[in-house]
Model confidence (mean pLDDT): 76 of 100. This is a predicted structure of a 287-nucleotide RNA (Bacterial RNase P class A) from a Bacteroidales bacterium. The organism belongs to Bacteroidales, within Bacteria. Its Rfam family is "Bacterial RNase P class A". Rfam classes the family as a ribozyme. RNAcentral holds the sequence, with entries from ENA.
């Protein structure tokens, strides 16, 4: 220098004019992410339930650590595949029963066999993998949860079932069992669609800085350093100028990614123009 591998950070800035949402008496302050996305996991929170047993369904599975928890993350070990390598990706309980194994091959899940040889093949006097077996685990619903207030109508009508013979509801899905229980279901009809809270300072789980321990994930201590949306037919914008970055046919022109909060948080997966930086690998050149 070129090509690659593994991480981290940023991913637009400023000014003016006008226009929006929230907080505030006002002055003034503030307003979309690294994924806000997918809704795949785990929690907080809210309501209901809590009595189990059997079967089913789903998830996990080397060893150790970490976390509120996870199917997450970190480290170590043993394999397969790709690569010159740095690395990437994938597997990890058991094989007694059951099921499957392309092509090729004499034959492929055990038939057969007295023992061998040759050839095929991933595997031929033995394997691999799960739909099999073992162990452990799994209450439901979700902010359209839920709580309160106001207003209004029709506290009404019809039918079936039920209140000792217990309908319905709950216990993941089913069965049994248990608990609760006076209403439940269907029809026809009437009123309402409003307001407030939940709602953002967080959890022994907010962010950031420093220190200590640890290979690391992370933990502990300390600082008061920061307070950085809260809409609800849904705000966070428009115009103009300057700058930043990238490219080119270079005194200019073009472009500027993926994309936008709706209860919050920890992960995973997917999309992403480009810029900066750290470490490592291979090749070549120079000293």
């Nucleotide at each position: 220098a070129u090509a690659g591998u593994g991480g981290a950070u940023c991913g637009g800035u400023c000014u003016a004019u006008c226009g929006c949402g929230c907080c505030g008496c006002a002055a003034g302050g503030u307003g979309a992410g690294g994924a806000a996305a997918g809704u795949c996991c785990g929690g907080g929170c809210a309501g209901c339930a809590c009595a189990g047993a059997g079967c089913a369904c789903c998830g996990c599975a080397a060893c150790g650590g970490u976390u509120a928890a996870c199917g997450g993350c970190c480290g170590u070990c043993a394999g397969g595949c790709a690569g010159c390598a740095a690395u990437g990706u994938u597997u990890g309980g058991u094989c007694c029963c059951u099921a499957c194994u392309a092509c090729a091959g004499a034959g492929a899940c055990g038939a057969g066999a007295g023992u061998g040889a040759u050839g095929u093949g991933a595997a031929a006097c033995g394997a691999g993998u799960a739909c099999a077996c073992u162990g452990c685990g799994g209450g439901c619903u979700g902010c359209a949860a839920u709580u309160c207030c106001a207003a209004g109508u029709a506290u009404a009508c019809c039918a079936a079932c039920g209140u000792c013979u217990g309908a319905g509801c709950g216990c993941u899905g089913c069965u049994c069992g248990c608990g609760u229980g006076a209403g439940u279901u269907g029809g026809a009809g009437g009123g309402u669609a409003g307001g407030a809270a939940g709602c953002a300072a967080g959890a022994g789980a907010a962010g950031c800085a420093c220190g200590u321990g640890g290979u690391a994930a992370c933990a502990c201590g300390c600082g008061a350093c920061u307070c950085g949306a809260g809409a609800u037919u849904a705000a966070u914008g428009a115009u103009a100028g300057a700058c930043g970055c990238u490219g080119c046919u270079u005194u200019g022109c073009a472009g500027u990614a993926c994309a936008g909060a709706a209860c919050c948080c920890g992960g995973c997966u997917u999309a992403u123009a480009g810029a900066u930086u750290c470490a490592c690998u291979a090749u070549u050149c120079u000293u």